[in-house]
Context: one part of a larger RNA
Molecule: small-subunit ribosomal RNA, central domain
Organism: Streptomyces griseocarneus
RNA sequence: UUGGGUUUAAAGGGUGCGUAGGCGGAUCGUUAAGUCAGUGGUCAAAUUGAGGGGCUCAACCCCUUCCCGCCAUUGAAACUGGCGCUCUUGAGUGGAAGAGAAGUAUGCGGAAUGCGUGGUGUAGCGGUGAAAUGCAUAGAUAUCACGCAGAACCCCGAUUGCGAAGGCAGCAUGCCGGCUUCCGACUGACGCUGAAGCACGAAAGCGUGGGGAUCGAACAGGAUUAGAUACCCUGGUAGUCCACGCGGUAAACGAUGAGCGCUAGGUGUCCGGGGGGAAUGGCCCCUGGGUGCCACAGCGAAAGCGUUAAGCGCUCCACCUGGGGAGUACGCCGGCAACGGUGAAACUU
Numbered sequence: 001u002u003g004g005g006u007u008u009a010a011a012g013g014g015u016g017c018g019u020a021g022g023c024g025g026a027u028c029g030u031u032a033a034g035u036c037a038g039u040g041g042u043c044a045a046a047u048u049g050a051g052g053g054g055c056u057c058a059a060c061c062c063c064u065u066c067c068c069g070c071c072a073u074u075g076a077a078a079c080u081g082g083c084g085c086u087c088u089u090g091a092g093u094g095g096a097a098g099a100g101a102a103g104u105a106u107g108c109g110g111a112a113u114g115c116g117u118g119g120u121g122u123a124g125c126g127g128u129g130a131a132a133u134g135c136a137u138a139g140a141u142a143u144c145a146c147g148c149a150g151a152a153c154c155c156c157g158a159u160u161g162c163g164a165a166g167g168c169a170g171c172a173u174g175c176c177g178g179c180u181u182c183c184g185a186c187u188g189a190c191g192c193u194g195a196a197g198c199a200c201g202a203a204a205g206c207g208u209g210g211g212g213a214u215c216g217a218a219c220a221g222g223a224u225u226a227g228a229u230a231c232c233c234u235g236g237u238a239g240u241c242c243a244c245g246c247g248g249u250a251a252a253c254g255a256u257g258a259g260c261g262c263u264a265g266g267u268g269u270c271c272g273g274g275g276g277g278a279a280u281g282g283c284c285c286c287u288g289g290g291u292g293c294c295a296c297a298g299c300g301a302a303a304g305c306g307u308u309a310a311g312c313g314c315u316c317c318a319c320c321u322g323g324g325g326a327g328u329a330c331g332c333c334g335g336c337a338a339c340g341g342u343g344a345a346a347c348u349u
Base pairs, nucleotide, nucleotide: 003321004320005319006318007303008302012317014200015199016198017197021193022192023191025087026086028084029083030082031081033080034079035076036075037074038073039072040071041070042069049065050064051063052062053061054060090190091187092186093185094183095182096181097180098179103175104174105173106172107171108170109153113149114148115147116146117145118144119143120142124135125134161168162167205246206245207244208243209242210241215239219235220234221233222232257316258315259314260313261312262311265294266293267292268291269290270289271288272287273286274285275284276283298305299304322349323348324347331342332341333340334339
């Protein structure tokens, strides 16, 4: 390499959009590029393959012959491709309903926390395994009233919902994306995937300017301890928040790429549609989409998966090939930097 694989052994890209490319529904006709068949040419000799022969055998030598490839030509037309007519089930449009923490902007709200001012009030408070540092007679803690600030939204709340992923939760409004069901009016394969590319992308981090209540890397002190550069405690800077820009990584996880079809069921739940029954009813049946649990066949090394597949098939992309060295070095690309992307070898085992 071929092959075999990718939930957990090495291996699914963090996610989407999408270029090239690859692949692609049904009927009919046509073409003959792929495909298949015949014939001819070419395919030097030697060698190789097959059959036979000669050296006592063999190696060796000799004879005959084939395959493959390429070219030309004559045909075939099932399949693939090209072209043309048509179709509606894939895909989409339209109409009618609907659910939702999807996004974004603005405004508003209460609780809590901290602080400020004032009142009441007096000796403690706080913290821990126990303490101490700390706070407090310059009146703390507690409590009441008023005010200010920033951040987060109790209950509802749930194997709940929405989103491509990251993620999204007080309330209201504007703008805006996606999704589902029903109808079956319209288009008529318009589809799937997707190397490059582009966009989005938690937290921490970076730049500029704000903001700063809480919490809190670093740091300081108190404890613990043999020590304690920790765990515990008291403080506390960056940060945590906002705007704009950068960065582009995560156990970015379902450790499970996307799409389509097929393959027993049972039982919850969320959002729909249809039908039936009952009138003192609270139920039954069918059906679409999501989200869970259990389980047949099957699969699996097992754990387990099991119509939301890790089953049975097809298409396209990505990735793996013993451990360490190493996600390192070098080079290149990107970045303000931090660093990111790509990514070896010697050597060792």